[in-house]
């Protein structure tokens, strides 16, 4: 030192979650030379030697086991930077708005502001007058047809009568009450979305002429002040994305040590 044949071990590892806790399942990372079947999330299997059970490979080494390095990634923390939502605040800046105030602009003003004063109309109430229009009434024409059942006067005819008379009476003729109609005169304790006009209230707007003589004016800033708003900014609370810094765990890689029996030659 070779060579057989074993046997320990190995046939992925981690992160976060379950969990007393380990390990698997299912998720993510890493990473492969990276075995097969059964099990299992209102789990499954097991207890510090921490999946079990059954099969199969390689086997003391690139692969096993101990370390140290770098180190994906995963979580943890308190802050920090975004986006979204809820709620506060009205003490900050911003909008509205309103009051003042302003030696800013506009604009109106000696072709006369602004305020008073004075004299006229207007709107509002109240009473009178004339008128107008409707309505009543009176008076006035006009018809009144037809008609026993409206008058009068009644030819004819009829009736009474010896006669002389005589009484009723239709139409025709003239009248008429009511009713109708028509003019369009006179009156009316009448009416009125009517018109003129007179007298009073109202003294409040307004519009017009005169006196007067220079200002007036939020139409737009500026400055104050109130009032409103949660837009921006503030404070809180809740959802989410981010990037760093601290912690922890850590695959992959890179190094460092470490590993057995038997038989033969």
């Nucleotide at each position: 030192c070779c060579g057989u044949g074993c046997u320990a071990g190995a046939c992925g590892g981690g992160g976060a979650g379950c969990c007393a806790g380990c390990g698997g399942u299912g998720c993510c990372c890493u990473g492969u030379a990276a075995c097969c079947c059964a099990c299992a999330a209102c789990c499954c299997g097991c207890u510090a030697c921490a999946g079990u059970g059954g099969g199969g490979u390689c086997g003391a080494u690139g692969c096993c086991c101990c370390u140290g390095c770098c180190g994906a990634g995963g979580c943890c923390g308190g802050g920090c930077c975004u986006u979204g939502u809820c709620c506060g605040a009205a003490a900050g800046c911003g909008u509205g708005u309103u009051c003042g105030u302003u030696u800013g602009c506009g604009g109106c003003g000696u072709c006369g502001a602004a305020a008073g004063c004075c004299g006229g109309g207007g709107c509002c109430c109240c009473g009178g007058g004339c008128a107008a229009a409707g309505c009543g009434u009176c008076a006035c024409c006009u018809g009144c047809c037809a008609a026993u059942c409206c008058c009068g006067c009644c030819a004819g005819g009829a009736c009474c009568g010896g006669a002389a008379g005589g009484g009723a009476g239709c139409a025709a003729c003239g009248g008429u009450a009511a009713c109708a109609g028509g003019a369009g005169g006179g009156c009316g304790u009448c009416u009125u979305g009517u018109g003129c006009g007179c007298g009073g209230g109202c003294c409040g707007c307004u519009u017009c002429g005169g006196c007067u003589g220079a200002g007036c004016u939020u139409g737009c800033g500026g400055c104050g002040g109130g009032c409103a708003u949660g837009g921006c900014g503030c404070g809180g609370g809740u959802a989410g994305g981010g990037a760093a810094c601290g912690g922890u765990c850590g695959a992959a890689g890179c190094g460092g040590g470490g590993c057995g029996c038997a038989c033969g030659g």
Annotation
The RNA shown here (Bacterial large signal recognition particle RNA) has 265 nucleotides and comes from a Candidatus Aminicenantes bacterium. The prediction has a mean pLDDT of 76. The source organism's lineage runs through Bacteria, Bacteria candidate phyla and Candidatus Aminicenantota. The model forms 92% of the base pairs in the Rfam consensus. Its Rfam family is "Bacterial large signal recognition particle RNA". By type it is a non-coding RNA gene.